[in-house]
RNA sequence: GAAGCAGAACAGAUGACCGCUCUCCGUUCGCGGAGGGAGGAAAGUCCGGGCUCCACAGGGCAUGGUGCUGGAUAACGUCCAGCGGGGGCGACCCCAGGGAUAGUGCCACAGAGAGAAGUCCGCCUGCCGGAGCGUUAGCGAAGGCGGGUAAGGGUGAAAGGGUGAGGUAAGAGCUCACCGGGUCCGGUGGUGACGUCGGAUGCCAGGUAAACCCCACCAGGAGCAAGGCCGAAUAGGGAAGCGUUAAGGACGGCCCGUCCGAGCUUCCGGGUUGGCUGCUUGAGGCCGUCGGUAACGGCGGUCCCAGAGGAAUGGUCAUCGCCCGCCAAGGGGUAACCCGCGGCGGGAACAGAACCCGGCUUAUGGGCUGCUUCGGCC
Numbered sequence: 001g002a003a004g005c006a007g008a009a010c011a012g013a014u015g016a017c018c019g020c021u022c023u024c025c026g027u028u029c030g031c032g033g034a035g036g037g038a039g040g041a042a043a044g045u046c047c048g049g050g051c052u053c054c055a056c057a058g059g060g061c062a063u064g065g066u067g068c069u070g071g072a073u074a075a076c077g078u079c080c081a082g083c084g085g086g087g088g089c090g091a092c093c094c095c096a097g098g099g100a101u102a103g104u105g106c107c108a109c110a111g112a113g114a115g116a117a118g119u120c121c122g123c124c125u126g127c128c129g130g131a132g133c134g135u136u137a138g139c140g141a142a143g144g145c146g147g148g149u150a151a152g153g154g155u156g157a158a159a160g161g162g163u164g165a166g167g168u169a170a171g172a173g174c175u176c177a178c179c180g181g182g183u184c185c186g187g188u189g190g191u192g193a194c195g196u197c198g199g200a201u202g203c204c205a206g207g208u209a210a211a212c213c214c215c216a217c218c219a220g221g222a223g224c225a226a227g228g229c230c231g232a233a234u235a236g237g238g239a240a241g242c243g244u245u246a247a248g249g250a251c252g253g254c255c256c257g258u259c260c261g262a263g264c265u266u267c268c269g270g271g272u273u274g275g276c277u278g279c280u281u282g283a284g285g286c287c288g289u290c291g292g293u294a295a296c297g298g299c300g301g302u303c304c305c306a307g308a309g310g311a312a313u314g315g316u317c318a319u320c321g322c323c324c325g326c327c328a329a330g331g332g333g334u335a336a337c338c339c340g341c342g343g344c345g346g347g348a349a350c351a352g353a354a355c356c357c358g359g360c361u362u363a364u365g366g367g368c369u370g371c372u373u374c375g376g377c378c
Base pairs, nucleotide, nucleotide: 001374002373003372004371005370006369007368010365012320013319014318015317016316017315018314020037021036022035023034024033025032026031039350043361044360046359047358048357049356050355051223052222053221054220063219064218065217066216067215068082069081070080071079072078083097084095085094086093087092098214099213103212104211105208106207107206120153121152122149123148124147125146126145127144128143132139133138161179162178163177164176165175166174180204181203182201183200184199185198186197187196188195189194227277228276229275230274237268238267239266240265241264242263248260249259250258251257284303285302286301287300288299289298290297291296322347323346324345325344326343327342330339331338332337
């Protein structure tokens, strides 16, 4: 210098002016003052939990999810440390990583056959057959029918472990030696997944379970529009009492009276996108220390850090900082060229809380740190 790998952070700063919202204080009720005001993903809503209401003896079925081991955690499909397998020269990365002799399905094209399979060619063999040869006896090609054979060829991503020998009519783990794999037993290391060493056994008959399925384990449902509280008006509902033998209303201070007259009074519970609440102090942040390889946990100190709700968190300007382009004082070099005071111009991503947390995934800017491989120079 080039190409990569991994990780942890940041997400411009300060000031002025004009605005928005919440809390507190003051108020002459007009407002004034002080303080707080988005993110690493607030996003997708894909997992997990808190919280709330409903349901619930226990058990089972169905459905959904998870699937190597040990640990972390409130919990997880997340994280940490390992194991096994795979990829890369390497730093490092990836794996839904239980079961394929419980059963079923599927395996394009090609191929005879895609599986307790299969005979297309080949090889071996029986019978028929008879070209032809031969003096005779007889030998006997093509072809046909059948049997054996999974060694060889051919098809394919995949076709009954590989190499060699024996064996056989030809062949075959049919038998044997070695190699590879599986299963079982034992020793040994490890909490364990598993590693390693030794022995026995010819056990070697495909793959596929993010196909159905089997096994083990986990899961009750709905979600802050959850849920709780509040009162008036209006409309309507229910119950009780009184009432056409006149309740009640109008006139009136009251009674009589006159007129109107079929409802009147009390109580109860519900509805209305009304208001209040839930609402932000929490598995909380930061610092220190201790335990642990780590994820994480214990202890101590310290801080209070958005709560809007048709939805606030913004805009303009100045200065500084960052990046890019052009010019360029000057410097280095034999040169190509490189560095560059300063000036001018431009740029700054993805994206906006809505009950709250832990994750995952996706989007996104420039820089930093450590490491790997290769090349050049000293």